[in-house]
Parts: sequence; structure tokens; C1' cells
RNA sequence: GCUGCUGUAGCUCAGGGGUAGAGCACGUCAUUGGUAAUGACGAGGCCGAGAGUUCAAAUCUCUCCAGCAGCACCA
Repeated sequence: GCUGCUGUAGCUCAGGGGUAGAGCACGUCAUUGGUAAUGACGAGGCCGAGAGUUCAAAUCUCUCCAGCAGCACCA
């Protein structure tokens, strides 16, 4: 350099045109003599950045950025 894959909550990951979700973690409450566990409720997101298509884009297209893998090239 070329090709492919990945980027979504603090972490690990679903979802893949029509109001963004789960588990763990975190907060409050219940329970306990107290903690853990368990249960209920809650908070937490510009869906990597920009542009395009569309009535409507996290989702489709293009260009970038970052990571991973393969291939090629230079030394």
C1' cells in the first nucleotide's frame, strides 16, 4: 500500500430503516444482629467522525479515524 472484519452504557456483547437493549458493575429500597447472596426500582448512550440517500438512518452508500487479520512491497 491492497483486501476483509470490528467500533453501540464503566466492562463484555446483542440489535441491523419506524421511540436504543441484555448480563455484570454502580445508586436507592426490602431482607439480615451485620455482611454476602437474593428481590424490586433507578441512573448511565450525539450508536467512532463527517457527508449523502430517505418522510424517517445506530441500521443503506461514500470519505476519513482507530483496532485486528490476511496479502503485497522496501530494507
The RNA shown here (transfer RNA) has 75 nucleotides and comes from Geminicoccus sp. Rfam family: tRNA. From the family's description: Transfer RNA (tRNA) molecules are approximately 80 nucleotides in length. It is annotated as a transfer RNA.